[in-house]
RNA sequence: GAUUUAUAAAGAAGCGCUGAGAGAACAGGCUCGUUGACGCGCUAGCAACCCCGAAAUGGGUGCUAAAGCCUGCCCGGGUAAAGGUUAUCCGGGAACAAUAAACC
Numbered sequence: 001g002a003u004u005u006a007u008a009a010a011g012a013a014g015c016g017c018u019g020a021g022a023g024a025a026c027a028g029g030c031u032c033g034u035u036g037a038c039g040c041g042c043u044a045g046c047a048a049c050c051c052c053g054a055a056a057u058g059g060g061u062g063c064u065a066a067a068g069c070c071u072g073c074c075c076g077g078g079u080a081a082a083g084g085u086u087a088u089c090c091g092g093g094a095a096c097a098a099u100a101a102a103c104c
Base pairs, nucleotide, nucleotide: 001104003102004101005100006099007098013043014042015041016040017039021032022031023030026072027071028070029069044064045063046062049060050059051058068096073093074092075091076090077089078088079087080086081085
């Protein structure tokens, strides 16, 4: 890296370093950020995919703003205007991405 399976509105932050962008990519929105975000390190915590174990503990990952921040494609329904489109709301599905485990 490919494939398969599973998971997603719950949960869990302090300190130090750094210094301007960040929230996966593209677009639109919205949000976070010099009262220091993002990132890195340490510590702590959450969670329970895998391993050990009788169990508690423990080990390998993961995670600790906002639903995977929301929307984008398809289906169904509501509302408004207008004339056969647009906007907006609700529900379901897909795609994409992420993580875990297995396998190549």
About this RNA: Predicted 3D model of a 104-nucleotide RNA (SAM riboswitch aptamer (S box leader)) from a Cyclobacteriaceae bacterium. The model forms 97% of the base pairs in the Rfam consensus. Rfam family: SAM riboswitch aptamer (S box leader). From the family's description: The SAM riboswitch is found upstream of a number of genes which code for proteins involved in methionine or cysteine biosynthesis in Gram-positive bacteria. Its Rfam clan is "SAM clan". The sequence was found by an Rfam model in a public genome assembly.